[in-house]
This is a predicted structure of a 72-nucleotide RNA (transfer RNA) from a Deltaproteobacteria bacterium. The prediction has a mean pLDDT of 85. Lineage of the source: Bacteria > Pseudomonadati > Myxococcota > Myxococcia. It matches the Rfam family "tRNA". Rfam classes the family as a transfer RNA. RNAcentral holds the sequence, with entries from ENA. RNAcentral records the identical sequence in 2 taxa.
RNA sequence: AGGCACGUAGCUCAGCGGGAGAGCACCGCCCUGACACGGCGGGGGUCAGCGGUUCAAAUCCGCUCGUGCCUA
Numbered sequence: 001a002g003g004c005a006c007g008u009a010g011c012u013c014a015g016c017g018g019g020a021g022a023g024c025a026c027c028g029c030c031c032u033g034a035c036a037c038g039g040c041g042g043g044g045g046u047c048a049g050c051g052g053u054u055c056a057a058a059u060c061c062g063c064u065c066g067u068g069c070c071u072a
Base pairs, nucleotide, nucleotide: 001071002070003069004068005067006066007065010024011023012022013021018055026042027041028040029039030038048064049063050062051061052060
């Protein structure tokens, strides 16, 4: 320098045009003598950034940034 993959909640990830979600973690309540486990509920997101396509973009396209791998 070129190619490929990835970037979504604190962490690990799903979601592939119209509702932003799960598990763990965190907070409250129940349970217990207490803790753990368990049950119920709750908070938390500029979907890496910018631009484009579209009635509508986390999702499609381009560029940039970051991480990993490959080629030279």